Predicted 3D model of an 88-nucleotide RNA (c-di-GMP-I riboswitch aptamer) from Domibacillus iocasae. The source organism's lineage runs through Bacteria, Bacillati, Bacillota, Bacilli and Domibacillus. The prediction has a mean pLDDT of 86.

């Protein structure tokens, strides 16, 4: 050095909820706030899984609802890559 592990220390990130935009929506952004996080960094059609259905298809009603469907979203689902610092 490298692997397992996670004391300590230096730090790092930021959940909901509230407010603005954007968006059809999941969801993002940004400020505020701080639930946790030893990877709570990075990766999304070319791993799994998960939301969501605007458009597009079938069905269906007096109106209209209703199924499928993601190259749209989620990495704080597992995953896959990278990394800080070292005490049992």
């Nucleotide at each position: 050095a490298c692997a397992a592990c996670g004391a300590a220390a230096a730090g790092g990130c930021a959940a909901a909820a509230c407010u603005a935009u954007g968006g059809a929506a999941a969801c993002a952004u940004a400020g505020c706030a701080g639930c946790g996080c030893a990877a709570a960094g990075c990766u999304a059609u070319a791993g799994g899984g998960g939301c969501u259905a605007a458009a597009g298809u079938g069905g269906u009603u007096a109106a209209u609802c209703c199924a499928c469907u993601a190259u749209g979203c989620c990495a704080g689902c597992c995953a896959g890559u990278u990394g800080c610092c070292g005490a049992a």
It matches the Rfam family "c-di-GMP-I riboswitch aptamer". About the family: GEMM was predicted in a large-scale screen for bacterial structured RNA regulatory elements. Rfam links the family to the GO term cyclic-di-GMP binding.